[in-house]
The RNA shown here (transfer RNA) has 73 nucleotides and comes from a Sandaracinaceae bacterium. It was read from a public genome assembly.
RNA sequence: GGGACAUUAGCUCAGCUGGUAGAGCAGUGGAUUCUUAAUCCAUUGGCCCUCGGUUCGACUCCGAGAUGUCCCA
Numbered sequence: 001g002g003g004a005c006a007u008u009a010g011c012u013c014a015g016c017u018g019g020u021a022g023a024g025c026a027g028u029g030g031a032u033u034c035u036u037a038a039u040c041c042a043u044u045g046g047c048c049c050u051c052g053g054u055u056c057g058a059c060u061c062c063g064a065g066a067u068g069u070c071c072c073a
Stems, first nucleotide, its partner, number of pairs: 001072007010025004019056001027043005049065005
């Protein structure tokens, strides 16, 4: 220098053909228990990396940029 992949909740990750953003863990409240742990119920939590474009409508499509990983030179 070129190419590929990834970026979504505190963490790890889903998200279908563009049409109301989700799960597990963690956190919070409660049940159970002599207490802790475990288990069960409920629940909080989002600038979908940034900017711009297309569209009635964008996490999703297009362009540029940022960060990380890998490959080639």
Notes:
Rfam family: tRNA. The organism belongs to Sandaracinaceae, within Bacteria.